[in-house]
Parts: sequence; C1' cells; structure tokens
RNA sequence: AACUGAAAAAGGCAAACCCGUCGUGAGGCGGGGACGCAAAGCCAGAGGUCUCCGUCACUCGGAGAUGGCUCGGUCGCCAGU
Repeated sequence: AACUGAAAAAGGCAAACCCGUCGUGAGGCGGGGACGCAAAGCCAGAGGUCUCCGUCACUCGGAGAUGGCUCGGUCGCCAGU
C1' cells in the first nucleotide's frame, strides 16, 4: 500500500419517540433516548423516494429535502493475510 473482517481491544455514531427551536413543507439544529451501524465520517455526482411552485393532468419543468434508500467519490481506528 492492497484485500478481507469486527472475534478481541480502544473507542465512535445515534433510529423511533419526547421537549425546545428554525422552515409553507419534506426536513434540519440542540437536549434526552438507543433501533441499529465496520465507515450510520464527509460529499447531492447518478438513480430512487419525499416536499413546494408552475401546469387541465403524478405529463413535464424548476427549486428544495433525504448520505441511516441504492450505487458512486473521498478520508480514517484495530486485527489478519
């Protein structure tokens, strides 16, 4: 460096739900809380899903959200080969 894997060790993150807050909304942020996670670290590149606006029409177009939906990019702890 590459591949494989969480069995061990050190740790890490945090679903649902509740409270507060921001947002038209999907949803985000903070606290509590743990369903789970070998990248559940980071990134909206492609697809999917969701929200808003336009539209006779979920046809299409635009804007946004989702990285814990799938693929992808990138960085990283430990062990073995």